[in-house]
RNA sequence: ACGCCAUCACGAGAGGCUGAGGGACCCGGCCCGCUGACGCCUCCGCAACCCCCCGCUCGCGCGCCCGCGCGGUCGGGACGGUGCGACAUCCGGCCCCGCACGGGGGAAGAUGGUCG
Repeated sequence: ACGCCAUCACGAGAGGCUGAGGGACCCGGCCCGCUGACGCCUCCGCAACCCCCCGCUCGCGCGCCCGCGCGGUCGGGACGGUGCGACAUCCGGCCCCGCACGGGGGAAGAUGGUCG
């Protein structure tokens, strides 16, 4: 990499450099961008996962009977590992309900973990 699992309507900005496109691919829309976008660097911040600590509670086991150990759910918290900081993953394109609006589910993508 491929595969598997979870989450994706909340939240979070400034400075410097660069200079024309950008919002994943294709299509249709709709936005952002020389009032400097995108990208890179620095600082700041957010909080989804992993990791760590604490608390409530549930299950299992042990024991010197009120304690211990393992695991799960929920809640709280700092460091670290990643990630993220326009518009719902910007909306839709495939399926279902539905006249439509709308709603539900997929596909693909992103992030984390795991396998490797």